This is a predicted structure of a 76-nucleotide RNA (c-di-GMP-I riboswitch aptamer) from an Actinomycetota bacterium. The organism belongs to Actinomycetota, within Bacteria. The model forms 100% of the base pairs in the Rfam consensus.
RNA sequence: AUACGACCAGGGCAAACCCGUCGCGAGGCGGGCACGCAAAGCCAGGGGCCUCAAGCGAGGUAGCCCGGCCACCGUA
Numbered sequence: 001a002u003a004c005g006a007c008c009a010g011g012g013c014a015a016a017c018c019c020g021u022c023g024c025g026a027g028g029c030g031g032g033c034a035c036g037c038a039a040a041g042c043c044a045g046g047g048g049c050c051u052c053a054a055g056c057g058a059g060g061u062a063g064c065c066c067g068g069c070c071a072c073c074g075u076a
Base pairs, nucleotide, nucleotide: 002076003075004074005073012037013036017032018031019030020029021028022027035063041069042068043067045066046065047064048061049060050059051058052057
């Protein structure tokens, strides 16, 4: 450096739900709690799905898939 994710170690994140809050909404943020996750770290480029508008279009979802960038430990 590349591939892989069994074992080891430090650990990390946090679904649904509940409370508060922002938003027309999908949904976001904070706290609690964990279904799970070897990138469940980051990015809306492509597709899907969802929302608003129901002309154009705008928005959301990265824990739907592909793709891009960064990365701990270990093995080869």